The part of an RNA shown here (large-subunit ribosomal RNA, domain II) has 676 nucleotides and comes from a Candidatus Magasanikiibacteriota bacterium. NCBI's taxonomy places the organism under Bacteria, Bacteria candidate phyla, Candidatus Magasanikiibacteriota. Its mean pLDDT, the model's own confidence on a scale to 100, is 85. Its Rfam family is "Bacterial large subunit ribosomal RNA". Its family is annotated with ribosome and structural constituent of ribosome in the Gene Ontology. The full RNA is in RNAcentral, with records from ENA.

[in-house]
Context: one part of a larger RNA
RNA sequence: GCCUGCGAGUGUGUAUAUGUCGCUAGCCUAAGGGCUUCUGGCCCGGAGGCGUAGUGAAAGCAAGCCUGAAGUGGGCGCACGUGGCAUGUACACGACCCGAAACUAGGUGACCUACUCAUGGCCAGGUUGAACCUCGGGUAAUACCGAGGGGAGGACCGAACCCACUGGUAUUACAAAACCACGGGAUGAGCUGUGAGUAGCGGUGAAAUUCCUAUCGAACCUAGUCAUAGCUGGUUCUCUCCGAAAUAGCUUUAGGGCUAGCCGUGGAAUCGUUUUCUGGGGGUAGAGCACUGGAUGAGCCGGGGUUACACCUGGCUCAACCAAACUCCGAAUACCAGAAAAGCAGUCCGCGAGUUACAUGCUGGGGGCUAAGCUCCAGCGUGGAAAGGGAAAGAGCCCUAACCGCCAGUUAAGGUCCCUAAGUGACCACUAAGUGUAUCGAAGGCAGUGUUGGCUCUUAUACAGUCAGGAGGUUGGCUUAGAAGCAGCCACCCCUUUAAAGAAAGCGUAACAGCUCACUGACCAAGAGCCUUCGCACCUAAAAUUAUACGGGACUAAGUGGUCCACCGAAACUGCGGGUAGUUGGAUUUUUCCAGCUGCGGUAGGAGAGCAUUCUCAUUGCGUCGAAGCCGGAUCCGUGAGGACUGGUGGAGCGGUGAGAAGAGAGACUGCAGGC
Numbered sequence: 001g002c003c004u005g006c007g008a009g010u011g012u013g014u015a016u017a018u019g020u021c022g023c024u025a026g027c028c029u030a031a032g033g034g035c036u037u038c039u040g041g042c043c044c045g046g047a048g049g050c051g052u053a054g055u056g057a058a059a060g061c062a063a064g065c066c067u068g069a070a071g072u073g074g075g076c077g078c079a080c081g082u083g084g085c086a087u088g089u090a091c092a093c094g095a096c097c098c099g100a101a102a103c104u105a106g107g108u109g110a111c112c113u114a115c116u117c118a119u120g121g122c123c124a125g126g127u128u129g130a131a132c133c134u135c136g137g138g139u140a141a142u143a144c145c146g147a148g149g150g151g152a153g154g155a156c157c158g159a160a161c162c163c164a165c166u167g168g169u170a171u172u173a174c175a176a177a178a179c180c181a182c183g184g185g186a187u188g189a190g191c192u193g194u195g196a197g198u199a200g201c202g203g204u205g206a207a208a209u210u211c212c213u214a215u216c217g218a219a220c221c222u223a224g225u226c227a228u229a230g231c232u233g234g235u236u237c238u239c240u241c242c243g244a245a246a247u248a249g250c251u252u253u254a255g256g257g258c259u260a261g262c263c264g265u266g267g268a269a270u271c272g273u274u275u276u277c278u279g280g281g282g283g284u285a286g287a288g289c290a291c292u293g294g295a296u297g298a299g300c301c302g303g304g305g306u307u308a309c310a311c312c313u314g315g316c317u318c319a320a321c322c323a324a325a326c327u328c329c330g331a332a333u334a335c336c337a338g339a340a341a342a343g344c345a346g347u348c349c350g351c352g353a354g355u356u357a358c359a360u361g362c363u364g365g366g367g368g369c370u371a372a373g374c375u376c377c378a379g380c381g382u383g384g385a386a387a388g389g390g391a392a393a394g395a396g397c398c399c400u401a402a403c404c405g406c407c408a409g410u411u412a413a414g415g416u417c418c419c420u421a422a423g424u425g426a427c428c429a430c431u432a433a434g435u436g437u438a439u440c441g442a443a444g445g446c447a448g449u450g451u452u453g454g455c456u457c458u459u460a461u462a463c464a465g466u467c468a469g470g471a472g473g474u475u476g477g478c479u480u481a482g483a484a485g486c487a488g489c490c491a492c493c494c495c496u497u498u499a500a501a502g503a504a505a506g507c508g509u510a511a512c513a514g515c516u517c518a519c520u521g522a523c524c525a526a527g528a529g530c531c532u533u534c535g536c537a538c539c540u541a542a543a544a545u546u547a548u549a550c551g552g553g554a555c556u557a558a559g560u561g562g563u564c565c566a567c568c569g570a571a572a573c574u575g576c577g578g579g580u581a582g583u584u585g586g587a588u589u590u591u592u593c594c595a596g597c598u599g600c601g602g603u604a605g606g607a608g609a610g611c612a613u614u615c616u617c618a619u620u621g622c623g624u625c626g627a628a629g630c631c632g633g634a635u636c637c638g639u640g641a642g643g644a645c646u647g648g649u650g651g652a653g654c655g656g657u658g659a660g661a662a663g664a665g666a667g668a669c670u671g672c673a674g675g676c
Base pairs, nucleotide, nucleotide: 001676002675003674004673005672006671011093012092013091014090015089016088017087018086019085020084021083022082023081026050027049028048032044033043034042035041036040054061055060064076065075066074067073096234097233099231103224104223105222106221107220108219114198115197116196117195118194119193120192121191122190123188125157126156127155128153132149133148134147135146136145137144161185162184163183166181167180168179169178200216202212203211209218237610238609239608240607241606242605247260248259249258250257251256261355262354263352264351265350266349267348268347273342274341275340276339277338278337279336280335286329287327288326292323293322294321296319297318298317299316300315301314302313303312304311358383359382360381361380362379363378364377365376366375367374388399389398390397403578404577405576406575408574409573410572414568415567416566417553418552419551423565425564426563427562428561429560430559436555437554444539445538448536449535450534453531454530455529456528457527465523466522467521468520469519471496472495473494476490477489478488502517505516506515507514579600580599581598582597583596584595585594586593587592611665613662614661615660616659617658618657619656620655621654622653629649630648631647632646633645635644636643637642
């Protein structure tokens, strides 16, 4: 891991509601007792309980009572019981099942290990050579020196023995700590045998919370004990009807509760809901500046200040503005009331819940950065609990709510060149960038291109181009080394000749020179220039492993804007057949049947109806001419759980019907046991 078996809302008591049965103004017995065919049955037993009257704090009064000085006021009342059984729920108990870490009590452990006590044992070999002694030298005597002896030491090297520093191997191991190599101690605070002692609120500890039998911040065993677990996991057959919540208040409360809200179910009574109309109050959006406050420009009149300006400040007038905590104004919605229609539902009472972690989209807002797949409110939708079609793929977006069947039809969103169902559809424009073709792109730039409106010039020849001119006083004056149109300063920057020509718009020179321009003539020949509106393109344009963010192919439309027709396209709608719930009508003695209408997605959850298993009672059957069980079947019945029939195997019991009772349904619990 698979298979098989086992594995979780039970029992007692009390309360309450519903259903049903008995008796009924009554109903029931409890303990106990008698009888008996004795874990059973029958009969006594009214003690007591509930009910039959309420009300008041009470005395009390009573179909009334209380309040009050008082009532035609107000509050509570003016018959619907009781017992059994069943079911739902609550409470007490282990209380749906499994699960702690812990706490307490009584015991068992020092054969491991820590320390201690008693009594024994062990330490190859080698090295060093303390005290001390002897002899010799030496000294006044010591000291001291030399030689020999001697054999000290938590001394040295190193086996046994003890330990465990480093590396490797092993790591379903040889081993729940080993093996190999290296390493430390090895006469000592040494190692070790045997016997004994210290015990868990404790011992022991050269002290690490270390050790006390592979267990130690408090051992182990048994018991209290099914400890408790607001936590996690699990909780077993079917179909039908309805169907939530993730909010409010309070909470040593925040992942738990209680009440309310929202759901189901039973009952009662009736105007809750929607649409239209009518009547209301409002101070939001917007707007406005009349108040409050902010803030800008202009004018006028002042005050302070200055030599005078500047600057500070007040008032008035005009003009353009800003405001959640401004309002002279002021919607749409929403809300309240009434009327009509529809008949969709709401209200009250009883019982049963679940929910109180929400998510996202759009709209109005607060916080934040007018950041976040951010956070907090309000309104609506969707998901949650919703499948189907579209968005390539996709909880929350768009379309649309799946009772079942059909090889029928029509549509929605979205699509119609191929992948891929349907137009290589029609007409008019735009785009040349593969822009774009179902996710982006700014300020800014732009003689890309289409388009709108306007102005100016133009056969008295425009605009562009080509040819020619573009002069003189003069190198204006000043400045300057120089300054000659063109470094700089000044200037009403003038005058002349002219078709025209600036005391010069640009390049250039050291300064001149030189080249253009403005301006003019000629040639040419018909439009030219500028501003502006809107559209589509272009640049701006950078991301991490390879190219590519149209789903791909690919497309110049199969792109973009507009108009139109057709078609495709879903579980939507329709058609045909069927099921079921509610309701209306008809038929029917009950039962039930037929027709119409409306419904039938669904998590938590509520309600209803069933299937299967084991046993009991009653009744009726089957079986060695083959029961149950097991294996198989493309067969039949049922919406389904399931039930029949049948072949094989098997070899002795087993069904149907009507009731009843449960150890009553397995795929999940790192479930338990067995097999493999």